This is a predicted structure of a 131-nucleotide RNA (FMN riboswitch aptamer (RFN element)) from Nocardioides aequoreus. Its mean pLDDT, the model's own confidence on a scale to 100, is 78.

[in-house]
Parts: sequence; C1' cells; structure tokens
RNA sequence: UCGCGUGCUCUGGGGGCGGUGAAAAUCCGCACCGGCGGUGACAGUCCGCGACCCGGCCGCUGCCAGCGGCCGGUUGACCAGGUGGAACUCCUGGACCGACGGUCAAAGUCCGGAUGAGAAGCAGCACGCGG
Repeated sequence: UCGCGUGCUCUGGGGGCGGUGAAAAUCCGCACCGGCGGUGACAGUCCGCGACCCGGCCGCUGCCAGCGGCCGGUUGACCAGGUGGAACUCCUGGACCGACGGUCAAAGUCCGGAUGAGAAGCAGCACGCGG
C1' cells in the first nucleotide's frame, strides 16, 4: 500500500398554496418524495432482495398476550418517440404506483408501533489473514 475476513460504529425522502365543507396536511386542483444490489450506460415502474403483512415450529413459560429465533408464504406501478455499438435505466412527451393501525372526513407526504427492523455500502475504526 492493495485484497479478503471478523467485530463495532455510521448512513433513508416528502404537504407548500388554493377549493369544498361543521370538520380534510386524508377529498378535488396544482405541489413534493423515491430503501439495497444487479444490468452492455445512470431504474420508484426490468430482475432479485429488504421492509410491511400472514402462517408454522421452537424458546422465554403451564395458559393468553407479547417479545425473540428459525422456516415458509404474500407483496404495487410504463408506454411512445429520439440518441447510441449497447438504454423497459439517458433525453423529450404523456402516464402510473406506494404496508398496517389511528384521525371531527377517505393519508406515499400527519401521528403511532419505530431511539425499531433491515437489504446493503467505493463510509469510518479496531483486530486477524494473505500478496
């Protein structure tokens, strides 16, 4: 100095204006946002993963609930034209999608589980191994 491994730490977005109404950040019009890896070239809409949700088994414990571990299931949405060697990823145009519970009224954007979980990282530190 480079590579690999292990541990710890760190790292995630968005409601502003107007309308209706008794009441709406939830409806209507405009606005705003887009987890991780992959891909012949950059992806919310391709492929896969995570999260959310559901189930089974085991543990805390004899039971309910809850929490944890393992396994399984479910899981949204894009077209046209252009450039190019190559793009469902770029450019132009027009679309579309977004868990559960709560709420004076229906939520991707508010509140809550969550100071959580987690795919992962070309991030940082430590230790180990190898060149």